[in-house]
Molecule: TPP riboswitch aptamer (THI element)
Organism: Chitinophaga niabensis
RNA sequence: CUUCUUAUUAGAGGGUGGCCUCAAAGCCUGAGAUUACACCUUUUGUACCUGCUCUGGGUAAUGCCAGCGAAGGAAUUGAGAAGUAUGGCGUAU
Numbered sequence: 001c002u003u004c005u006u007a008u009u010a011g012a013g014g015g016u017g018g019c020c021u022c023a024a025a026g027c028c029u030g031a032g033a034u035u036a037c038a039c040c041u042u043u044u045g046u047a048c049c050u051g052c053u054c055u056g057g058g059u060a061a062u063g064c065c066a067g068c069g070a071a072g073g074a075a076u077u078g079a080g081a082a083g084u085a086u087g088g089c090g091u092a093u
Stems, first nucleotide, its partner, number of pairs: 001087001004083002008079003011042004016036001017028003048073003054067004
């Protein structure tokens, strides 16, 4: 010097349900459920959507769990301190 990985960062994409309540608050699951300077995903794509007002199980209730799912779609990404394998070059011994 090159390669690779990562903190971080810019662009782009996504979801926001159930119970209770006049509302708020609270409770359940989850990374995220009050649009949050948040969280997640970004083709090496289960972030998310469709099928789905689906099927089985379970719950106070709910995409709560599993199936469907090696399904069909889905944002054609960039920069990157620092570290470092291998390789190359140079210098010294």